[in-house]
RNA sequence: GCAUCUUUAGCUCAGUUGGAAGAGCAAAGGCCUUCUAAGCCUGAGGUCAUAGGUUCGAGUCCUUUAAGAUGUA
Repeated sequence: GCAUCUUUAGCUCAGUUGGAAGAGCAAAGGCCUUCUAAGCCUGAGGUCAUAGGUUCGAGUCCUUUAAGAUGUA
């Protein structure tokens, strides 16, 4: 240099044929306990890496850029 893949909550990851955001853990608050741990409950937390395009509608399709991984010369 070229090819392929990944990028979604603080972390690890789902997200089906495009119909509009989810889980576990962590953190916060509450219950329980003499206190802590454990257990239970609750709600919160997201520019879906970036910038454009297609579409009535994009996390999903197309293109650009960035970071990372693998292969190849």
This is a predicted structure of a 73-nucleotide RNA (transfer RNA) from Flavobacterium sp.
It matches the Rfam family "tRNA". Gene Ontology term of the family: triplet codon-amino acid adaptor activity.
The coordinates come from a structure-prediction model, not an experiment, and the mean pLDDT is 80.
The source organism's lineage runs through Bacteria, Pseudomonadati, Flavobacteriia, Flavobacteriales and Flavobacterium.
The sequence is in RNAcentral, with records from ENA.